[in-house]
RNA sequence: UGGGUGAUCGUCCAAUGGCAGGACUACGGACUCUGACUCCGUCAAUUAAGGUUCGAAUCCUUAUCACCCAG
Numbered sequence: 001u002g003g004g005u006g007a008u009c010g011u012c013c014a015a016u017g018g019c020a021g022g023a024c025u026a027c028g029g030a031c032u033c034u035g036a037c038u039c040c041g042u043c044a045a046u047u048a049a050g051g052u053u054c055g056a057a058u059c060c061u062u063a064u065c066a067c068c069c070a071g
Base pairs, nucleotide, nucleotide: 001070002069003068004067005066006065007064010024011023012022013021018054026042027041028040029039030038047063048062049061050060051059
């Protein structure tokens, strides 16, 4: 430099163009003499900017970052 892949709650992983969800963590509550376990609830995210569409995490373009291949 060229080609390819990827970017989603604090972490890991889902989501046929149609309500962004699960587990763990955190917080609150129940239980307990206390703690742990267990149960219930809550908070929390689509890398950025545009485009297409009635509707975009998803499709298209550009940019940034990371990884792989070639030179």